This is a predicted structure of a 71-nucleotide RNA (transfer RNA) from a Bacillota bacterium. It matches the Rfam family "tRNA". It is annotated as a transfer RNA. Rfam links the family to the GO term triplet codon-amino acid adaptor activity. Lineage of the source: Bacteria > Bacillati > Bacillota.
[in-house]
RNA sequence: GGGGCUAUUGUCUAAAGGGAGGAUUCUUGACUGGCAGUCAAGCAGUAUGGGUUCGAUUCCCAUUAGCUCCA
Numbered sequence: 001g002g003g004g005c006u007a008u009u010g011u012c013u014a015a016a017g018g019g020a021g022g023a024u025u026c027u028u029g030a031c032u033g034g035c036a037g038u039c040a041a042g043c044a045g046u047a048u049g050g051g052u053u054c055g056a057u058u059c060c061c062a063u064u065a066g067c068u069c070c071a
Base pairs, nucleotide, nucleotide: 001070002069003068004067005066006065007064010024011023012022013021018054026042027041028040029039030038031037047063048062049061050060051059
């Protein structure tokens, strides 16, 4: 320098055009003498910009960051 892949809550991840879900962490409550643990409830998320579409996490383009292959 060129090609490819990836980017979703604090963390790990699902959803592949219309309702953002699960696990874990955290907070609150209940049980337990307490820690731990169990149960219930709650908070927390689609990298940035643009395009297509009635509608975009999803499709397209660019940028940024990371991984990888070639030179």